This is a predicted complex of two RNAs, RNase P RNA and transfer RNA, with 437 nucleotides together.

């Protein structure tokens, strides 16, 4: 790093669910009954409601390339940098769009910069002043291409060779990128798990979602806002427009509702009803030695495989087996005793992460 | 079941463009007082819940855990 198992068989006593019998509940028979993580709730979906889930902004997520998938932050294959003797591990858009930050130390922290040093000039005894210089010292996490040679007053890509970097061209690859050549004398420090830019995706809430049925109680008080206009006629009803306000769980638009209306406060009731959602599903197993390096996909056959609403899946005995500890015999080993990791479904799947005993490669 | 918060000294809480972790109370010592209290002065006390990562540098940013809290005053 990869993979596997999660003690097995039988008896007895119990628990939950389904089907059948019987007499609806208790009784009898048969069948089924936790996991690799059921966990954390960290991602992605199915499903349901919000009118359809509409447009824009904001916000959020992801980030080398190609593929897989219902989808993903997952998986597979590859590319480049770094690490390791190695199997292998790890990192990943943009810092030449803009803004911001880089404490302390240090002369100087990003339009570079003279503290010591080196060189030249002046004053000229030590030394001081002016100028040149980024090679050397010192500071720091980081000091403005690296090494060597030439060159120079001393130096410097100032010049040259190699390496790095940038631009262009050719070839290969779906692509990340790789190989080669030419030109340039160096421009471009680090941080985006800082704001941001670019590309792609993204409405919100969650099964206590929600649907149906039944029952009970209430439809009370106060304050505020609103109670409009037009048409028709059967003259108190219908239709249309507007409207306080509300819904679209961030905002705007749009859409919808809207007068026994809307908002706030007080007061009152229900004390958790029944059924569905709810287990046939992106389902499991076997095969094709089908396609593909692989993830995965396709085809055929076969199986039905937990499920409540305080919550079942347990206890005990016998035999066999694994591991650990202890004791005795003893030195190949054998006997006896004790113990069995993490943990437990609650709408359902695909992942990730975490916890954990033993075995194999 | 789902959802949402918090963890800094003994206690209650601060700490913002990431740059020496602080305040009040409590504790210990001293001063004042005949003594104590009050008051004044001084002092100690920190793995910022744990581990890993980004960064020169993490209470702060990212990830994974642990513990605690919020139930008709988070959700019927």
């Nucleotide at each position: 790093a990869g993979g596997g198992c999660a003690g097995g068989c039988g008896g007895c006593c119990g628990c939950u669910g389904a089907a059948g019998g019987a007499a609806u509940a208790c009784c009898c028979u048969u069948c089924a009954g936790a996991g690799g993580a059921a966990a954390g709730u960290c991602c992605g979906a199915g499903c349901u409601c919000c009118a359809c889930a509409g447009g824009g902004c904001a916000g959020g997520a992801u980030g080398c390339u190609g593929g897989g998938u219902a989808a993903c932050a997952c998986c597979c294959a590859g590319u480049g940098g770094g690490g390791g003797u190695g199997a292998c591990c790890u990192c990943a858009g943009g810092a030449a769009a803009g803004u911001g930050c880089c404490a302390c130390a240090g002369a100087a922290a990003a339009c570079a910069g003279a503290c010591c040093g080196c060189c030249g000039g002046c004053a000229c005894g030590a030394u001081g002043c002016c100028g040149g210089u980024a090679a050397g010292g010192g500071u720091g996490a980081a000091a403005a291409g690296g090494u060597g040679a030439g060159g120079u007053a001393a130096g410097a890509g100032c010049u040259c060779a190699c390496c790095g970097c940038a631009u262009c061209c050719c070839g290969g690859g779906u692509g990340a990128c790789c190989g080669g050549g030419a030109u340039g004398g160096c421009a471009c420090g680090g941080c985006a798990a800082a704001c941001c830019c670019c590309a792609u995706c993204u409405g919100g809430a969650g099964c206590a979602a929600g649907a149906u049925c039944a029952a009970a109680u209430a439809g009370g008080a106060g304050a505020g806002c609103g109670c409009u206009c037009c048409c028709u006629c059967u003259u108190g009803a219908g239709g249309g427009a507007a409207a306080a306000g509300g819904a679209u769980g961030g905002c705007c638009c749009g859409u919808c509702c809207g007068a026994u209306g809307c908002u706030c406060u007080c007061g009152g009731g229900u004390c958790a009803g029944a059924u569905c959602g709810c287990a046939c599903g992106a389902g499991g197993c076997c095969g094709g030695c089908a396609g593909g390096c692989a993830a995965c996909u396709c085809c055929g056959g076969u199986c039905c495989c937990a499920g409540a609403g305080u919550a079942a899946u347990g206890g005990u005995c016998g035999c066999c087996g694994a591991c650990a500890u202890g004791a005795g015999c003893a030195u190949u080993u054998u006997u006896c005793a004790u113990g069995u990791a993490c943990a437990g479904a609650a709408c359902u799947c695909g992942g990730c992460u975490u916890a954990u005993g033993c075995c194999c490669u | 079941g789902g959802g949402c918060c918090g963890u800094u000294a003994g206690c209650u809480c601060a700490a913002u463009u990431g740059g020496c972790a602080g305040a009040g109370c409590a504790a210990g010592g001293g001063a004042c007082u005949c003594u104590u209290a009050a008051u004044c002065c001084c002092u100690a006390g920190g793995u910022u819940g744990g581990a890993g990562g980004u960064u020169c540098g993490a209470u702060u940013c990212c990830u994974c855990c642990a513990c605690g809290g919020c139930u008709c005053a988070c959700c019927a």

Rfam match: Bacterial RNase P class A. Rfam's curators write: Ribonuclease P (RNase P) is a ubiquitous endoribonuclease, found in archaea, bacteria and eukarya as well as chloroplasts and mitochondria. Rfam classes the family as a ribozyme.